[in-house]
Parts: sequence; structure tokens; C1' cells
RNA sequence: CCAGAGAGUCGGAUGGCCGCAGGCGAAAGCUUGAGGAAAGUCCGGGCUCCACGGAAACACGGUGCCGGAUAACGUCCGGCGCGGGCGACCGCAGGGAAAGUGCCACAGAAAAUAUACCGCCUUCUCCGGAAGGCAAGGGUGAAAAGGUGCGGUAAGAGCGCACCGCAGUCUUGGUAACAAGGUUGGCAGGGUAAACCCCACCGGGAGCAAGGCCAAAUAGGGAAGAUACGCCUGAAGGAAAUUCGUUUCCGGGGGGCAAGACUGUUUUCGGUCUCAUCUUCCGGGUCGGCUGCUAGAGGUGCGCGGCAACGCGCAUCGCAGAUGAAUGGUCAUCCCCCGCAAGGGGACAGAACCCGGCUUACAGACUCUCUGGUUUU
Repeated sequence: CCAGAGAGUCGGAUGGCCGCAGGCGAAAGCUUGAGGAAAGUCCGGGCUCCACGGAAACACGGUGCCGGAUAACGUCCGGCGCGGGCGACCGCAGGGAAAGUGCCACAGAAAAUAUACCGCCUUCUCCGGAAGGCAAGGGUGAAAAGGUGCGGUAAGAGCGCACCGCAGUCUUGGUAACAAGGUUGGCAGGGUAAACCCCACCGGGAGCAAGGCCAAAUAGGGAAGAUACGCCUGAAGGAAAUUCGUUUCCGGGGGGCAAGACUGUUUUCGGUCUCAUCUUCCGGGUCGGCUGCUAGAGGUGCGCGGCAACGCGCAUCGCAGAUGAAUGGUCAUCCCCCGCAAGGGGACAGAACCCGGCUUACAGACUCUCUGGUUUU
């Protein structure tokens, strides 16, 4: 210098003027005011209400190598195994397929209680082939009953042997996942569990429009009082008696008649409405307001422990809390990019109870460590 890998930082700067929202203040005024993701709302918690005797089980959902971190997690850190890359490094939904069930397109003899298309070997032969042996070779497929080699055989075959793999077992190392080694066994018998399923662990539900408080007009509801009040019927409910069948009394919802008001041009006919009114008090909800609401698993710095995630201690800081929802506009100078210049542009994106994560978006600039290659010394 070229090509990469990992980790991380910033996300235009300063000032003037005018505004908006919160806090403080008697006022003048002072002070604070979006993000690394405020986003998606995908996980985990705090907080609140509801349900619930404890515990367990069933169902459903989720998670799934080991150890650690954490309030918790599906997150993070450190390891292990497998896979990819020359490498730095990256990826993994990474328990169980000898509990059971299902599925495996096309091709292929056969996709798993097996089986034989080509082929190889032996025997027989009427020379067309037939019977038997084999699964080493060819062929199909993503995948075909361990692999390579030597021996062996009619040809073959873990049939025998060596090495590799695999399974059982033992030893050593490691907290463990696991690794290394010894020994035994000729080999169990394909894949698939983000298919059902089995095993282990976790999970009550809803969410700040949670929840709490104050509370208008109007219209309902309830209570008391005053005034007014015609008739009939008599529901619910209550009381007493009872031979338990009922009877009597209280009670007055509702209904009918009558009455009144308005009205159909009139009517002895019809329609609608009222049958109480007023005063005072109580209670619930609605509009609205207040609260929850921002000091929290808080930020920064230093020290200590730890490989790390992180923990502990000390010091220090005050850092949005709006709600039809503030966080803006403009000017000047500078910075960066495009353009010969004039000039133009400044990524993704806007808090809504809070916090820890994950995921996704992001112009451009910068820092550190490392890998491979190349050149020069």
C1' cells in the first nucleotide's frame, strides 16, 4: 500500500433574534427541553388492577450443549461440539430417532418387517436360456446395511486381519459440556422431532385507555317534607293464623274509566300528552379537571475483584414530562459533500408510565486491535 476480520465512537459546531413546553420566582427574569435507535411492539421485568387457600396434576404455550452473569430473559459472557473460511474470524432451533406413530417427491430393484435392473460366479443346456450363489463393481438418488487396504473365495461378503469410524466399559484431565488413552465387541443396523410425540425446565389474566381522586349542565334513580289527590282492578313483597291445602290483613307497581291540556275546519266522533307539583338532601355515571408522572435495577469518573458478562466501594451530577400532545423558525460565521462557477445539499428518524434486551433503518466521518498478500529497508 491492497484486500479483509473484530470491537467501538460521533451523528454537523458556535453565536444573535423571535417563539413553544416544564420548573423556579412577587415580577423582571433564570433554567431545562428527543434518540442511538425515541422505531417494530418481538421477549423479559418493575408498577397497577382482577382472579386465586397451599401444593400438585391435566390441557395449552414457550425454552432446550455446559458453566457463569442478571431483578428477569428466548439476552449477555466464557467454554464445548459440529460446519464454513488460507487466516483474523463467522454460523448453529445444539436434549431424545435402541418408547411409539407418521413421512421420505422424482428417479431407482429397493427409501427400510426389505430387495436385485445391469453385472460377477457355479451347474445344466435343446445354445434361446434355466436354476442357484453374490451384493464387491456399474447405474438411480439429497440419502442405499460402516470406510480404505491386504488376505481369502467359484465369485463374493467383517468371512479373517491392520488402520480409521462406531458401540459398550474402564482410567486420566476438566465444576461440567467434553477431550485423550486403554480394553472388549465384527457392527448394533438410513434420514426426518421449526412432524406428532417423549424428557427436563418455565409460564394465572389484563394492561397507564392500568389504577386512584374531585366533579358541571341536562336527564334518569333514591330519601324526606309541604301542598294537592276521583272511581275500579289489584302485581311484587311483608305480617299473622293454619287442618300446611290455604285464609286474612298490610301494601300499592301496573292497567282501565273519569278528568284536564293541545289538536283533527265543526261534532255527542277521533288522535297525542298529563294525572301530580314544589323544595331540600343523597348516590352513580358522562363532559371536564387532578393524580399515577418521572430520582431510576439512574448517568459519569476513579479504585478493587473477575479472562469476561458483571459485581462491590467512594466521589460527583440533576438529565423532557407534554396530553387535539412542546422540543421550532430565521440570520451570521465555520465544517463536510456535489458542482468549473453561480448555487444546491447535511443519513435514518420524533419521547407518550418506566427499565433491561433483541430485531430492523441509517448519508458520512473517525479510532483501536488483528489476518492474508505485496513492496522497500
The RNA shown here (Bacterial RNase P class A) has 377 nucleotides and comes from a Pseudomonadota bacterium. The sequence was found by an Rfam model in a public genome assembly.